[in-house]
Context: one part of a larger RNA
RNA sequence: GCCGGCGAGUGUAUGCAUGCUGCGUAGCUAAAUCCUUUACCGGAUGGAGCUUCAGGGAAACCGAGUGUUAAUAGCGCGCCUGUAGUAUGCAUACGACCCGAAGCUAGAUGAGCUUGCCAUGAGCAGGGUGAAGUUCGUCGAAAGACGGAUGGAGGCCCGAACCGGUAGAUCGUACAACGUCUUCGGAUGACUUGUGGUAAGGAGUGAAAAGCUAAUCGAAUCUAGUAAUAGCUGGUUCUCUCCGAAACAGCUUUUGGGUUGGCGUCAUAUGUUCCCCUUGGGGGUAGAGCACUGGAAGGGUCAAACAGGGAGAAAUCUCGUUGACCCUAUCAACCUCCGAAUACCAAGGGUCAAGAAUAUGGCAGUUAGACCGUGGGGGCGAAGCUCCACUGGUCGAGAGGGGAAGAGCCCAGAUCGCAAGUUAAGGCCCCAAAAUCUACGCUCAGUACGACUUAAGGAAGUGGGAAUCCUUCGACAAUGAGGAUGUUGGCUUAGAAGCAGCCACCAUUUAAAGAAAGCGUAACAGCUCACUCAUCGAGGGUUCCUGCGCCGAAGAUGAUCGGGGUUAAGCGUAGUGCCGAAACUGCGGGUGUACCUUUCCUUCGGGAAAGGUAUGCGGUAGGAGAGCGUUCCGUAUGCGCUGAAGCGUAAGGGGUAACCCGUCGUGGAGCGUACGGAAGUGAGGAUGCCGGU
Numbered sequence: 001g002c003c004g005g006c007g008a009g010u011g012u013a014u015g016c017a018u019g020c021u022g023c024g025u026a027g028c029u030a031a032a033u034c035c036u037u038u039a040c041c042g043g044a045u046g047g048a049g050c051u052u053c054a055g056g057g058a059a060a061c062c063g064a065g066u067g068u069u070a071a072u073a074g075c076g077c078g079c080c081u082g083u084a085g086u087a088u089g090c091a092u093a094c095g096a097c098c099c100g101a102a103g104c105u106a107g108a109u110g111a112g113c114u115u116g117c118c119a120u121g122a123g124c125a126g127g128g129u130g131a132a133g134u135u136c137g138u139c140g141a142a143a144g145a146c147g148g149a150u151g152g153a154g155g156c157c158c159g160a161a162c163c164g165g166u167a168g169a170u171c172g173u174a175c176a177a178c179g180u181c182u183u184c185g186g187a188u189g190a191c192u193u194g195u196g197g198u199a200a201g202g203a204g205u206g207a208a209a210a211g212c213u214a215a216u217c218g219a220a221u222c223u224a225g226u227a228a229u230a231g232c233u234g235g236u237u238c239u240c241u242c243c244g245a246a247a248c249a250g251c252u253u254u255u256g257g258g259u260u261g262g263c264g265u266c267a268u269a270u271g272u273u274c275c276c277c278u279u280g281g282g283g284g285u286a287g288a289g290c291a292c293u294g295g296a297a298g299g300g301u302c303a304a305a306c307a308g309g310g311a312g313a314a315a316u317c318u319c320g321u322u323g324a325c326c327c328u329a330u331c332a333a334c335c336u337c338c339g340a341a342u343a344c345c346a347a348g349g350g351u352c353a354a355g356a357a358u359a360u361g362g363c364a365g366u367u368a369g370a371c372c373g374u375g376g377g378g379g380c381g382a383a384g385c386u387c388c389a390c391u392g393g394u395c396g397a398g399a400g401g402g403g404a405a406g407a408g409c410c411c412a413g414a415u416c417g418c419a420a421g422u423u424a425a426g427g428c429c430c431c432a433a434a435a436u437c438u439a440c441g442c443u444c445a446g447u448a449c450g451a452c453u454u455a456a457g458g459a460a461g462u463g464g465g466a467a468u469c470c471u472u473c474g475a476c477a478a479u480g481a482g483g484a485u486g487u488u489g490g491c492u493u494a495g496a497a498g499c500a501g502c503c504a505c506c507a508u509u510u511a512a513a514g515a516a517a518g519c520g521u522a523a524c525a526g527c528u529c530a531c532u533c534a535u536c537g538a539g540g541g542u543u544c545c546u547g548c549g550c551c552g553a554a555g556a557u558g559a560u561c562g563g564g565g566u567u568a569a570g571c572g573u574a575g576u577g578c579c580g581a582a583a584c585u586g587c588g589g590g591u592g593u594a595c596c597u598u599u600c601c602u603u604c605g606g607g608a609a610a611g612g613u614a615u616g617c618g619g620u621a622g623g624a625g626a627g628c629g630u631u632c633c634g635u636a637u638g639c640g641c642u643g644a645a646g647c648g649u650a651a652g653g654g655g656u657a658a659c660c661c662g663u664c665g666u667g668g669a670g671c672g673u674a675c676g677g678a679a680g681u682g683a684g685g686a687u688g689c690c691g692g693u
Base pairs, nucleotide, nucleotide: 001693002692003691004690005689006688011094012093013092014091015090016089017088018087019086020085021084022083023082026051027050028049032045033044034043035042055062056061065077066076067075068074097235098234100232104225105224106223107222108221109220115199116198117197118196119195120194121193122192123191124189126158127157128156129154133150134149135148136147137146138145139144162186163185164184167182168181169180170179201217203213204212205211238627239626240625241624242623243622248261249260250259251258252257262366263365264363265362266361267360268359269358270357272354273356275350276349277348278347279346280345281344287338288336289335293332294331295330297328298327299326300325301324302323303322304321308319309318310317311316369395370394371393372392373390374389375388376387377386378385400411401410402409415589416588417587418586420585421584422583426579427578428577429564430563431562435576437575438574439573440572441571442570448566449565457551458550461548462547463546464545465544466543467542468541469540470539478535479534480533481532482531484508485507486506489503490502491501514529517528518527519526590617591616592615593614594613595612596611597610598609599608600607601606628682630679631678632677633676634675635674636673637672638671639670646666647665648664652661653660654659
């Protein structure tokens, strides 16, 4: 892990609500006693007591009223026959649906491990060093000094046993719940060790690490209080039918918990109150505006004992500063001379229906929401960001089709069946259902072929539109020819001749030709250009708007439009077909609700069945309803050794489901059915428990 078994809303008391039953000109007995019984049960007595029959007030008291009050006003509480049992739901008290702490307290048990201490014993190979003391000698007056010998001190040295545990390796389902190997520290000492004893749980012991106190220590272990408590996590067992939420607001030592309201459901009541339309309202948002409050740009005029600078000897002038007014053009959540759409309120009318609305009561769940759209605050007009609003949409609690794939996007809301049809979004070359469809354009970049992918800037890419200039008196381009003279202008300079630089930039001949727009030379030379003529013969130049493209364009595993691929199978405009879902339609079945008809039953309240009409049947938390199955009990009635239960028979039959019946085999002694009753009543989950494997 798997299989099997076990495994979680129970019991008592009280209260509330609902159903049923008994009684009701009120209802009920409790303890106890008696009778009966093997016993339980049952029956009788028992009215003590409880609820009700009148309430209000603190009370006096009054009374269908009463209290408050000056009040006859207003307001509060009242003005309605129940009671007992039983079942179900819920609440409260208890372990209270089940399992789960770390902990707290009490009493005991522990120092055979370990810490300290006490008593009594034991152990420490070998080697080295050589203190004091003693003695001899030498020196010295002496104190004493030096030398030799002797001696054998030491928390001395090296190093086994022994004690330890430095570094590394190994092991790490181990040889071992701390070992092994190599290496290393102490090794006559504050040494090590045997035996016996002693000190303990808020206590001991501790050369102190909160170490150790029996593999347990920032408070041991065992038992008990004890089913401690857990606003926390996990789990909570059969079926079908109807409806169906919330993730909001107030308060909260409150924010992952509660409680009240909101939203769900069920019952009862009202009977259209809901909703829609029309009419009438108030508003100060969007927008707009500048009339107020403020901001802010340009121009003008005027004023000021108006900072400061400049000019002037000064008067003064000028630049500037501040303010007011005028003109032009403007901005505002906390501006408004104005001012919508929606929304909201009221009245009137309409629909006879919506699981519409409202009220009262029973039972809840929810109070971590998410994204999308729109209007806003915060942020960076960032975020799959955050906070509000639209009680907007979807998901949540929603399947199906589309979006390659996909909670929240688009289409569309799944009662069941069908090898029937029509469509939505989206698609129609192949993967892959349906157009290689029609018409007219654009694009040549594989741009593009559905989100993202794009900027400033750049360009004779290409299509469309507009304006303007030149042009058969010949444009633009190309080709042929000319492009000269005074002159090498003057200056400068080694030189300066159109072309280093400075100044000037005239005139002539001309069809035209600059004292020169480039290249070039040391300087000249040389080659072009402007400008002109000829050849040629019809458009050419510039600017603006716009469609589709190009460059700009760099990322981390291998790329890609979903892929193949495509010059359309890309982009734009228009059109006709077709495909395409659990949508809609068709045929058949089931079921809820409301109403109608018929039949049957009835305790006359009503109930059941069949048929019809209308309209529903996605669903988490949750509410309501109807059932299946298990064990036992009562009453009735059956089966069984000619074979009960149980087990196997995935293959027979029935039911909407839980399930039920049957056949055969096995098995070998009990077991069903109907109607009632009572529960240790349904497992796949709980790191569930026990057993097997």